The RNA shown here (transfer RNA) has 72 nucleotides. It matches the Rfam family "tRNA". Rfam classes the family as a transfer RNA.

[in-house]
């Protein structure tokens, strides 16, 4: 330099163009001598950045950036 992939909650990951989710974590209640486990409730994000398309974009298109793989 060229090609491909990746980016969504604190972490690991889902997410047909039409209300952004799960597990773990964290807080709290229950229980309990205390704690853990179990069970109930709560807490969480303007989806890497900037534009474009669209009535409507996490999703499609363009550029840039991060990280990963391959080629030279």
């Nucleotide at each position: 330099c060229c090609g491909g992939g990746u980016g969504u909650a604190g972490c690991u990951c889902a997410g047909c163009g039409g209300u952004g989710g799960a597990g773990c974590g964290c807080c709290u209640g229950u229980c309990a001598g205390c704690a853990a486990a179990g069970c109930g409730g709560g807490u969480g994000g303007c989806c890497g950045c900037a534009g474009g398309u669209u009535c409507g974009a996490g999703c499609c298109c363009u550029g840039c950036c991060u990280c990963c793989c391959g080629g030279g």

About this RNA:
The coordinates come from a structure-prediction model, not an experiment, and the mean pLDDT is 81.